Formats: sequence, C1' cells, structure tokens
RNA sequence: UUCCGAAAAAGGCAAAUUUGUUGAAAGACGAAGACGCAAAGCCACAGACCUAAGGCUUUUGCUAAGGUGGCUGGGUUGCUGAA
Repeated sequence: UUCCGAAAAAGGCAAAUUUGUUGAAAGACGAAGACGCAAAGCCACAGACCUAAGGCUUUUGCUAAGGUGGCUGGGUUGCUGAA
C1' cells in the first nucleotide's frame, strides 16, 4: 500500500412513525425520532422493483422520458488496523 473485517477508539448516517412543503403518483426535501448500517458517503451504467401524468387501448389494462443507491451488480472517495 492492497485485500479482508475481529476487538477498540474517534466519529458518521438515519428506518418506521409524526409533522410541514412539494409532486399526477411513486417519491423527494426540512424538523422531531432511531430500526438498523463498515460505506446506509457519492454516481441511475446494467438488472430488478415502484408509480402512470402524458400516450396507446372500447374497457380491463399496457407503457417511463418519473423514481428507488436503506434492492442487487458495478464505478468512485473515506475512518480504523487483529487474523
């Protein structure tokens, strides 16, 4: 230095829920709050999933250019330092 993740230290993030704002919705953001997380830091490239405004459809429905990184893979940056 790299891989990996035991113990410990310094810290970090923040699920559900409540509430406000925003959005067609999924969801996002702020405040409170902690289920948990060694990347639960960042990135929508691939897969998967969610929603369906608009479009298509006689209707049921179908559809992402919308979204989810706390779904998986991948890329990239960081704290610590046993085997």
This is a predicted structure of an 83-nucleotide RNA (c-di-GMP-I riboswitch aptamer). RNAcentral records the identical sequence in 2 taxa. The coordinates come from a structure-prediction model, not an experiment, and the mean pLDDT is 87. The sequence is in RNAcentral, with records from Rfam and Ribocentre.